Predicted 3D model of a 373-nucleotide RNA (Bacterial RNase P class A) from a Lysobacteraceae bacterium. Its Rfam family is "Bacterial RNase P class A". Gene Ontology terms of the family: ribonuclease P activity, dimeric ribonuclease P complex and tRNA processing. The family's RNA type in Rfam is ribozyme. The sequence was found by an Rfam model in a public genome assembly. The coordinates come from a structure-prediction model, not an experiment, and the mean pLDDT is 78.
């Protein structure tokens, strides 16, 4: 100089003009409306609504079934399927990065195509003729058959432990050494887990649990349209009073009663309004404890809160990015002049995650390869 790997940042700026939305303050007005004034007004993801918690409201003795979720191990936290360190396992030469990572010697299943053979396992090609038996041959042998073989080759993801020696007719953990592997002790380490630590076993227990199912753990529902309060018109319900001449009903009649109807009072609900609503596990900066997630301390600062929804537009000038043309230098670079370009996206009770989308640029720190001194 290239090519990486990891962890942060920033999302153009100023200025003028028009403008939107809250709350505050003056003016005005009886009050609304109105005007002036200063203040404040998106995001790293506000998104998706995947997961966790606060809050609120409903229900709830205990235990147990069912169901759903989570699954190596320590630890962080309000809680988590997050995040920190750690251990196994995979990927790279490295920095680093991926991983739903419990059991498959409880018990049920599944294995498509190819292939003799797919689960107490197989003779398709082949390898052998030692042993029996038939043949031939004088004999050494030879040929056939009964068979013996899992060492090669071939099919599959996957074919019952590698490698090498010995053995054998030919083979085989059949013996043996190394490597693996699995029981049982040490030894480290809180564990997971490791070990070039000591015995034992020739090896048994193939592979799927994001199949059932077993085991540990965890889990009430419902969501700011929760919920609380204040409360019209209309209909309707509930007390009281009016009516003395009403109508209807109580078989004709008289009393009573019901019922219509007039008037005040109540009391629910509905629209509509008001709280919930932003002081938050909060942010900034600074010390202390931790490898780190993170925890505590003292200091600071006030940061959107409206209603289906306001934070926008336009012009200038500077900055960036890129193309293209002059010049200047000659791998990079620097300067004029023109031209395009600037993303994803949008708070709606409130937090922590995770996951998606996102023009561009900047800072740290590391690792690999050239070169040069």
């Nucleotide at each position: 100089g290239g090519a990486g790997u990891g962890a942060g940042c920033c999302a153009g700026a100023c200025a003028a003009c028009c403008g939107c939305g809250c709350a505050g303050c003056g003016c005005c007005u009886c009050a609304c409306c109105g005007c002036g004034u200063g203040g404040c007004g998106a995001g790293g993801a506000a998104a998706g609504u995947c997961c966790g918690g606060g809050c609120u409201c409903c229900a709830c003795a205990g235990g147990g079934c069912a169901c759903g979720g989570u699954g190596c191990c320590a630890g962080g936290u309000a809680a988590c399927g997050c995040c920190u360190g750690g251990g196994c396992g995979g990927c790279g030469c490295g920095a680093g990065c991926c991983g739903a990572c419990g059991g498959a010697a409880a018990g049920u299943g599944c294995a498509a195509c190819a292939g003799a053979g797919a689960g107490c396992a197989g003779a398709c090609c082949g390898c052998c003729g030692a042993a029996g038996c038939g043949g031939g041959g004088c004999a050494a042998c030879c040929c056939g058959c009964u068979g013996g073989c899992a060492a090669g080759g071939g099919u599959g993801a996957a074919a019952g432990g590698g490698u090498g020696c010995g053995g054998u007719a030919a083979g085989a953990g059949c013996g043996c050494a190394c490597c693996g592997c699995g029981c049982g002790g040490g030894u480290g380490g809180c564990a997971a887990c490791a070990c070039g630590c000591c015995g034992c076993g020739g090896c048994a227990u193939g592979g799927c649990a994001a199949a059932c199912c077993c085991c540990a753990c965890c889990g009430g529902g419902a969501g700011c349209a929760a919920g609380a309060c204040c409360a019209a018109a209309u209909a309707g319900g509930g007390a009281g009073g009016c009516a003395u001449u009403g109508g209807c009903g109580c078989g004709g009649c008289c009393c009573g009663c019901g019922u219509c109807g007039c008037c005040u009072c109540c009391g629910g609900g509905u629209a509509g309004g008001u709280c919930g609503c932003u002081a938050g596990a909060g942010c900034c900066g600074u010390c202390c404890g931790g490898u780190g997630a993170c925890g505590g301390g003292c200091g600071g600062c006030g940061c959107a809160g409206a209603g289906g929804a306001a934070u926008g537009g336009u012009u200038g000038u500077c900055g960036c990015g890129u193309c293209g043309g002059c010049g200047g230098g000659u791998u990079u670079c620097c300067g004029c002049c023109g031209g395009c370009g600037a993303a994803c996206a949008g708070a709606a009770c409130c937090c922590g995650g995770c996951u998606u989308a996102u023009c561009g640029g900047c800072c740290c720190a590391c690792u690999c390869c050239g070169c040069c001194u």